[in-house]
Context: one part of a larger RNA
RNA sequence: UUGGGUUUAAAGGGUGCGUAGGCGGCUAUCUAAGUCAGUUGUGAAAUAUCUCGGCUUAACCGAGAGGGUGCGAUUGAUACUGGGUAGCUUGAGUUACAUAGAGGUUGGCGGAAUUGAUGGUGUAGCGGUGAAAUGCAUAGAUAUCAUCAAGAACACCGAUAGCGAAGGCAGCUAACUAAGUGUUUACUGACGCUGAGGCACGAAAGUGUGGGGAUCAAACAGGAUUAGAUACCCUGGUAGUCCACACUGUAAACGAUGAUUACUCGAUGUUUGCGAUAUACAGUAAGCGUCCAAGGGAAACCGCUAAGUAAUCCACCUGGGGAGUACGCCGGCAACGGUGAAACUC
Numbered sequence: 001u002u003g004g005g006u007u008u009a010a011a012g013g014g015u016g017c018g019u020a021g022g023c024g025g026c027u028a029u030c031u032a033a034g035u036c037a038g039u040u041g042u043g044a045a046a047u048a049u050c051u052c053g054g055c056u057u058a059a060c061c062g063a064g065a066g067g068g069u070g071c072g073a074u075u076g077a078u079a080c081u082g083g084g085u086a087g088c089u090u091g092a093g094u095u096a097c098a099u100a101g102a103g104g105u106u107g108g109c110g111g112a113a114u115u116g117a118u119g120g121u122g123u124a125g126c127g128g129u130g131a132a133a134u135g136c137a138u139a140g141a142u143a144u145c146a147u148c149a150a151g152a153a154c155a156c157c158g159a160u161a162g163c164g165a166a167g168g169c170a171g172c173u174a175a176c177u178a179a180g181u182g183u184u185u186a187c188u189g190a191c192g193c194u195g196a197g198g199c200a201c202g203a204a205a206g207u208g209u210g211g212g213g214a215u216c217a218a219a220c221a222g223g224a225u226u227a228g229a230u231a232c233c234c235u236g237g238u239a240g241u242c243c244a245c246a247c248u249g250u251a252a253a254c255g256a257u258g259a260u261u262a263c264u265c266g267a268u269g270u271u272u273g274c275g276a277u278a279u280a281c282a283g284u285a286a287g288c289g290u291c292c293a294a295g296g297g298a299a300a301c302c303g304c305u306a307a308g309u310a311a312u313c314c315a316c317c318u319g320g321g322g323a324g325u326a327c328g329c330c331g332g333c334a335a336c337g338g339u340g341a342a343a344c345u346c
Stems, first nucleotide, its partner, number of pairs: 004317003007300002012314001014201004021194003025088007033081002035077008049065006091191001092188003096183004103177007110154001114150008125136002162169002206247006216240001220236004258313006266291009277280001295302002319346003328339004
């Protein structure tokens, strides 16, 4: 490099938007660049192949023939690809009406719980564990009642449910805002798919500045346990957990399954629409699930939400370790991230 692969053996980029590029619906017509055919020129000789010949043979040498993927010119063909023109509506999109949803951003409000403060009642324990102790408590704790304050999270509903590109999203409410789906006219007329670079978003932890700090809780301290116990258990407890702005850019970022399109026997649950008939439903559209035919698969299993049958484009893999390391470069305040080897060894 070719071939072959990427759910679990090595391998799908965390996700989207999109540049270049690659690929691209139906009809007519023009063109003839790709493509195909003919003719012609060239494709040196030697070498190589075949035939014949010369040295006793061979190597070697001589003669001839054929071949020569290719390139140029020219004359044609026009199915396909490309290019031009004209049109079409099924792909794509727009409009009208309807519709469901924890989709997003910002503000306001609410109750339960927790902790703390003050006051009342009240008295000797409370707390914690396998058992204890550290700890709290006669300076009145725990318990209980009332009032106040603070911060964080939103029980029940709640689901095998819903929404979102992914990360993710849940008290109630208002404003702003995004995407989806259905039904029907009307409109544009291929405007499409993918997407190297690039740009944007991206859990948790972490970082910077300023706030906030109820709970929980890395680090840390003490008490236990133990041979020891830098742990598991207990009592405390700081960063952090929360907010604003700015970084970081990684996760088992998982369906361990890239995106788009078409095709392939059925059964069943559920969500949201539309609905002939007429009051709860046939059917139908778009999702979310379960079980399976064919088929696939090493098997487990997948099976119209494919891992089946095909097509286009991107990403990635090539024995284990060394190693996601070193070096260099790029990014970052740092932590570190991205890119990413080799020697050696089995």
Record summary: The part of an RNA shown here (small-subunit ribosomal RNA, central domain) has 346 nucleotides and comes from a Cytophagales bacterium. The coordinates come from a structure-prediction model, not an experiment, and the mean pLDDT is 87.